[in-house]
Predicted 3D model of a 327-nucleotide part of an RNA (large-subunit ribosomal RNA, domain IV) from Acetilactobacillus jinshanensis. The full RNA is in RNAcentral, with records from ENA. It matches the Rfam family "Bacterial large subunit ribosomal RNA". Its family is annotated with structural constituent of ribosome and ribosome in the Gene Ontology.

Context: one part of a larger RNA
RNA sequence: CCUUCGUUAAGGAAUUCGGCAAAAUUGCCCCGUAACUUCGGAAGAAGGGGCGCUGCACGUCAGUGCAGCCGCAGUGACAAAGCUCAGGCGACUGUUUACUAAAAACACAGGUUUAUGCGAAAUCGUAAGAUGAAGUAUAUGGGCUGACGCCUGCCCGGUGCUGGAAGGUUAAAUGGAUGAGUCAGCUUCGGCGAAGCUCUGAAAUGAAGCCCCAGUAAACGGCGGCCGUAACUAUAACGGUCCUAAGGUAGCGAAAUUCCUUGUCGGGUAAAUUCCGACCCGCACGAAAGGCGUAACGAUCUGAGCACUGUCUCAACGAAGGACUCG
Numbered sequence: 001c002c003u004u005c006g007u008u009a010a011g012g013a014a015u016u017c018g019g020c021a022a023a024a025u026u027g028c029c030c031c032g033u034a035a036c037u038u039c040g041g042a043a044g045a046a047g048g049g050g051c052g053c054u055g056c057a058c059g060u061c062a063g064u065g066c067a068g069c070c071g072c073a074g075u076g077a078c079a080a081a082g083c084u085c086a087g088g089c090g091a092c093u094g095u096u097u098a099c100u101a102a103a104a105a106c107a108c109a110g111g112u113u114u115a116u117g118c119g120a121a122a123u124c125g126u127a128a129g130a131u132g133a134a135g136u137a138u139a140u141g142g143g144c145u146g147a148c149g150c151c152u153g154c155c156c157g158g159u160g161c162u163g164g165a166a167g168g169u170u171a172a173a174u175g176g177a178u179g180a181g182u183c184a185g186c187u188u189c190g191g192c193g194a195a196g197c198u199c200u201g202a203a204a205u206g207a208a209g210c211c212c213c214a215g216u217a218a219a220c221g222g223c224g225g226c227c228g229u230a231a232c233u234a235u236a237a238c239g240g241u242c243c244u245a246a247g248g249u250a251g252c253g254a255a256a257u258u259c260c261u262u263g264u265c266g267g268g269u270a271a272a273u274u275c276c277g278a279c280c281c282g283c284a285c286g287a288a289a290g291g292c293g294u295a296a297c298g299a300u301c302u303g304a305g306c307a308c309u310g311u312c313u314c315a316a317c318g319a320a321g322g323a324c325u326c327g
Base pairs, nucleotide, nucleotide: 001322002321003320004319005318006317007316008315010313011312014311019308027051028050029049030048031047036041038147052069053068054067055066056065057064058063070074082306083305084304085303086302087301088300089298090297094106095105110145111144112143113142114141115140116139122131123130124129148293149292150291151290153223154222155221158220159219160216161215162214163213164212167211168210169209173205174204179199180198181197182196185192186191224242225241226240227239228238251285252282263279264278265277266276267275
């Protein structure tokens, strides 16, 4: 010096990205216990007190009561919750990157939508066959959302899906006009040219689809601009105009989203780019890629406090094992 430990004056987070690590709390009994709440919880909330030994009494026992005794210390060692306040996210228990991520990610019960009438849809397989299911729409598969509470606005123009079939377009196929070659025959020798054969292949008939007509957004998605206006100023309930399929409703909002930005105000601190509460000028929230709340829960993330401490001021001493020296 390294590793693992023990103790430490005074201070007590001044350390640090951050109380990381350590310390502290810890058992059993009694008292006591707030906001909030889905009335179950929260809760071991918090915060206090007791605990040994001896004798006596009571008691079946566990133990209880009284009296006394000792120590700094009686769950005398070991073992054995730190607590509180506020916020974000996710309801919860669960699952996950075997070997850098355990989470706010996945799942979930619940919600909704879509497909499927049974030889079901869907999936595997060339098929036979199998799963679905020895099930039958209160079932099964797929998509989205994700307990619960209050809710879920407007747009069907585009894309998709569903339905429709009048018209337009449209394949193979059917069809066989016309034309070409060949060759009897005819010929004015220039040609014409039946049948057959070989090619060509027009009109017409011809489905779905597409165009078209409707519906559908808990389908994919989308949800404006400019100008003016009130008797201080400012602002604009109001008006005008252009465009659109419709112009963002409720709720929330500098947010896990805010660039400008350490926005502004308030709180907390002596002092805070973090945090909490507001404001709204939302660069670029917004309603099942759900919106906003929410008790409980979380090895979650963020902020604050109490307790506690070698994290620190600022280091010291000690122990064990290494390193090192000698053998």